[in-house]
Description
A computed fold for an 81-nucleotide RNA from Virgibacillus halodenitrificans, annotated as TPP riboswitch aptamer (THI element).

RNA sequence: CUGCUAGGGGAGCCUUGAUGGCUGAGAAUGAAGACCCUUGGAACCUGAACUGGUUAACACCAGCGGAGGGAAGUGGAAAAA
Numbered sequence: 001c002u003g004c005u006a007g008g009g010g011a012g013c014c015u016u017g018a019u020g021g022c023u024g025a026g027a028a029u030g031a032a033g034a035c036c037c038u039u040g041g042a043a044c045c046u047g048a049a050c051u052g053g054u055u056a057a058c059a060c061c062a063g064c065g066g067a068g069g070g071a072a073g074u075g076g077a078a079a080a081a
Stems, first nucleotide, its partner, number of pairs: 001076005006038004012022003015018001044069003050063004
């Protein structure tokens, strides 16, 4: 780095409401698929309708904060020592 099996998780904001726009890996009619993450765990949840900056709003930056939680086994390849 990757295969298989198993498991965890989220799906927001704006509007003229659509075959639209924005951010994002992912934004469905429906969590089926896809996507992300699995203890070397910031995927995701809680605190939180949080605090400061910023945005039309979400987003973004900093804090809270490595604070409390959070889902694993087994093969393969390459490189280095």
The coordinates come from a structure-prediction model, not an experiment, and the mean pLDDT is 77. Rfam family: TPP riboswitch aptamer (THI element). Rfam describes the family as follows. Vitamin B(1) in its active form thiamin pyrophosphate (TPP) is an essential coenzyme that is synthesised by coupling of pyrimidine and thiazole moieties in bacteria. Of the family's consensus pairs, 100% are formed in the model.